This is a predicted structure of a 479-nucleotide part of an RNA (small-subunit ribosomal RNA, 3' major domain) from a metagenome.
The RNAcentral record of the full RNA draws on SILVA.
Context: one part of a larger RNA
RNA sequence: UGACGGGGACCCGCACAAGCGGUGGAGCAUGUGGUUUAAUUCGAAGCAACGCGAAGAACCUUACCAAGUCUUGACAUCGAUUCGAUGGGACUGUAAUGAGUCCUUUCCCUUCGGGGACGAAGAAGACAGGUGGUGCAUGGUUGCCGUCAGCUCGUGUCGUGAGAUGUUGGGUUAAGUCCCGCAACGAGCGCAACCCUUAUCUUCAGUAGCCAGCGAGUAAGGUCGGGCACUCUGGAGAGACUGCCAGGGACAACCCGGAGGAAGGUGGGGAUGACGUCAAAUCAUCAUGCCCCUUAUGACCUGGGCUACACACGUACUACAAUGGCAAUCAACAAAGAGAAGCAAGACAGUGAUGUGGAGCAAAUCUCAAAAAAUUGUCCCAGCUCAGAUUGUAGGCUGUAACUCGCCUACAUGAAGUCGGAAUUGCUAGUAAUCGCGGAUCAGAAUGCCGCGGUGAAUACGUUCCCGGGCCUUGUACA
Numbered sequence: 001u002g003a004c005g006g007g008g009a010c011c012c013g014c015a016c017a018a019g020c021g022g023u024g025g026a027g028c029a030u031g032u033g034g035u036u037u038a039a040u041u042c043g044a045a046g047c048a049a050c051g052c053g054a055a056g057a058a059c060c061u062u063a064c065c066a067a068g069u070c071u072u073g074a075c076a077u078c079g080a081u082u083c084g085a086u087g088g089g090a091c092u093g094u095a096a097u098g099a100g101u102c103c104u105u106u107c108c109c110u111u112c113g114g115g116g117a118c119g120a121a122g123a124a125g126a127c128a129g130g131u132g133g134u135g136c137a138u139g140g141u142u143g144c145c146g147u148c149a150g151c152u153c154g155u156g157u158c159g160u161g162a163g164a165u166g167u168u169g170g171g172u173u174a175a176g177u178c179c180c181g182c183a184a185c186g187a188g189c190g191c192a193a194c195c196c197u198u199a200u201c202u203u204c205a206g207u208a209g210c211c212a213g214c215g216a217g218u219a220a221g222g223u224c225g226g227g228c229a230c231u232c233u234g235g236a237g238a239g240a241c242u243g244c245c246a247g248g249g250a251c252a253a254c255c256c257g258g259a260g261g262a263a264g265g266u267g268g269g270g271a272u273g274a275c276g277u278c279a280a281a282u283c284a285u286c287a288u289g290c291c292c293c294u295u296a297u298g299a300c301c302u303g304g305g306c307u308a309c310a311c312a313c314g315u316a317c318u319a320c321a322a323u324g325g326c327a328a329u330c331a332a333c334a335a336a337g338a339g340a341a342g343c344a345a346g347a348c349a350g351u352g353a354u355g356u357g358g359a360g361c362a363a364a365u366c367u368c369a370a371a372a373a374a375u376u377g378u379c380c381c382a383g384c385u386c387a388g389a390u391u392g393u394a395g396g397c398u399g400u401a402a403c404u405c406g407c408c409u410a411c412a413u414g415a416a417g418u419c420g421g422a423a424u425u426g427c428u429a430g431u432a433a434u435c436g437c438g439g440a441u442c443a444g445a446a447u448g449c450c451g452c453g454g455u456g457a458a459u460a461c462g463u464u465c466c467c468g469g470g471c472c473u474u475g476u477a478c479a
Stems, first nucleotide, its partner, number of pairs: 001479002003476003007473002010470004015463002019427005026318002029315005034309002042053002064304003068300003073127001077126002081121004087104006107116003129293002132291003138287002140282003143278001145276001150189006156165003169180003195270004200238007209228002214225003241264001244258002247255002320420001324379005337368003342361002347356003386417001391412007433455007
C1' cells in the first nucleotide's frame, strides 16, 4: 500500500421489512445430471451452467454410430499432356453414393500452318482437408462485480524509501454531483449532457381520417364529388431551466413547500458499461501459434442416433374451479408486425382440421385478422357440465419420405390433481397480476424467445437483522 475481521462509524440497493403473485406437491413441455446404448456428437458447471450455444435434430442440418465406397481428393492455386465448349438426355447396376455404357450439343481470329480466350479432363507432384488437441500459447467477442462511483496522471510539496498528498475534512447529491475549507494547483478515463423513443402544443404537407360543413347516391357503407377543420401520419419547431414565490441553510451548494403547467426537480423508457477482477467462457461463429492425422482423425452415401429411461435437479405451461366451466345472443374497443417459391378475401364443399377456386395486394390502399375481456342463460360445490394426461378409431396438412420421430381435426376414453413440507423466488406503477395479438427461425414442427397493446392493484413504519456494494477509520502471526 492492499486484502481480510462473527472490529467501529456513515451511506445505498426489491437487500431486509410491509404487501401481491408464484416455485417446491400433480400432469405435461423443455434443458441438465445419471444410467443405458453400436452411437445416444460437442460445449456451458455456485451466484455469472441447466426453454443456455440451438431464431426451430424426420432426410438434410450432423459434428456421433453401423455398413458400403473414394484417395491430388467434396473445396483452392499451379501443372507436362489431351479435348472442345459448357451443357442436356437415355440406359445397366446398387440400399444409395461410388462403378460403367450410349446418344446429342460445339467460342473467336486466321496468311488455313496455327494462335487466343474460356472451359473440361488430367500422370507425377507441390498441396488440399480436419467441428482433431491445447481458451493454461493467443486475437476477437462475451459474462460478472455494475450503470456500482469509482480509476488515474502531470507539476509541486512531504517522506531515507516503499509511498503519501491531490481523491482526506464540513455539508450536499442518483453521482469523485456541486459548494466551502485545505500544500496543493490543474488535467484525463468514467458521472451528467449531447442520441433514440414516449407524454403536450404550434407550424408545414395531405394517396389513410371526416359528413366536421356542402352536394350526390345506397339495403347499408367515405361509396362518389369536394375539403384538410379534427384524428392520424412524418418533417421542422416550441416546451422544463430549480426559471418564479416563500421557508430552512454558512448570504453557498442544496433541501422542503407552493404557483403556473401536458409534464417538476434526472418527467418515463432505451442505447451508452471507466481502471480492473475471476489463468471466468468460447480453438465448434471466425481468425490463429504449436502439436497431431494424411488410402485417414480427410471426403461421399444409405440406415440409425442426437427423441433411449429405474431415477434426481432447474426453467416454463396447464390445472385443482363459482372472481369459475359450458352454451347462446347481439355485437363493441387495440397496438405492433408480416406478406410474391408470399398473404390470400367473398363464394362453394366438409361436424372440423381443411379442400376447390381465386378478387385484391410488392401493400397507411389488399390480405393475414377473429382481438381476448363484455351481456344473458345454465350448472349448485361433487373428483362434478372442474381438470385434461393417457389410449383407441377415423381423417387432414407439409414434405421424395411422418415406422423409429411431426403438427392439426372429429368421435370415444377420461388419469393424477381439492392450493402443495423444509425451503425458496419475482415485483415499487401503467409496475405486479391477468388477457389476448404479432414476429424471427421455418417446407412442416413453440407451453421457448423477442416484441405489442387491453384490464389494472396492494404495500413501503423503517434500516435492528440477512445478502451485495461504496467511503472513512482501526487491528492483523496474510501478500